[in-house]
Context: one part of a larger RNA
RNA sequence: AUCGUGUUAAGGGAACUCGGCAAAUUAGCCCUGUAACCUCGGGAGAAGGGGUGCCUGCCUGGAGAUCAGGCAGGUCGCAGUGACAAGAGCACUCCGACUGUCUAAUAACAACAUAGCUGACUGCAACUCCGUAAGGACUCGUAUAGUCAGUGAUUCCUGCCCAGUGCGAGUAUCUGAAAACUCAUUCCAACGGGAAGAAGGACUCGUAAACGGCGGGGGUAACUAUGACCCUCUUAAGGUAGCGUAGUACCUUGUCGCUUAAUUGGCGACUUGCAUGAAUGGAAUAACGAGAGUGCUACUGUCCCUAACACGAACCCG
Repeated sequence: AUCGUGUUAAGGGAACUCGGCAAAUUAGCCCUGUAACCUCGGGAGAAGGGGUGCCUGCCUGGAGAUCAGGCAGGUCGCAGUGACAAGAGCACUCCGACUGUCUAAUAACAACAUAGCUGACUGCAACUCCGUAAGGACUCGUAUAGUCAGUGAUUCCUGCCCAGUGCGAGUAUCUGAAAACUCAUUCCAACGGGAAGAAGGACUCGUAAACGGCGGGGGUAACUAUGACCCUCUUAAGGUAGCGUAGUACCUUGUCGCUUAAUUGGCGACUUGCAUGAAUGGAAUAACGAGAGUGCUACUGUCCCUAACACGAACCCG
């Protein structure tokens, strides 16, 4: 000098770094005090402020205690939860409501689950599932039940399209296999023909919280610009409410504002959205989170800029 662990550092205080990673700060108990927001439960230990030892005396409660508490006076230290133990806090945004679950041994998350919501099926000798079957689960259950599927608390909502695919219902007619029937081949058989005809299909109707889908061109207002309006092609229907440069935006470090001395960051707006959008759920949302991003205060050896000490290990020398 290296690795691991610990203690301490003047002045500065995140300048370090992808990023405050790590460390430091905070810390118990008593009193006080406590915002936005809110589903009125919370938020909340919010934040912030004060106190805390020992000695003497007195007082209260108690049967009493080495019990619990109060008042006054005094007194020591840098320091009285004197060691140990023991929350750093606040603000904005995204995602998921929450507690919970998960890749035993690189992923704990925004993924899974969840209560709630919705749809389909099912009248019980049920539906669904296991089994070749007998038989069994659901089921000591019976539609306020059970099975299957989607969505995912709550609040406000959930637009248009049934042309395609699927599912359901219907069906005069058409199509429609084998077997059986029938005709013919002199008889039998094969072969051949015919009639009848199940499901299914054609056909008709329904169905999107089924799979899914939800346009283009041209013109137009008394500056310009824009286009409420008009024309046209076209579709099953042409994206509604919302939200929007998004965890979705290529151009893009979009433009404007705030934040900084300086910001490809963050937040708020705008928004012509390459390629948002409504249970493939849309938007908002208190609480919650070892989730993701950002800022502020405090704090610090992260850094400026290193230093000293201690313990352990390997290396090295003998």
This is a predicted structure of a 318-nucleotide part of an RNA (large-subunit ribosomal RNA, domain IV) from Candidatus Methanofilum arcanum. Lineage of the source: Archaea > Methanobacteriati > Methanomicrobiales > Methanospirillaceae > Candidatus Methanofilum. RNAcentral holds the full RNA, with entries from ENA.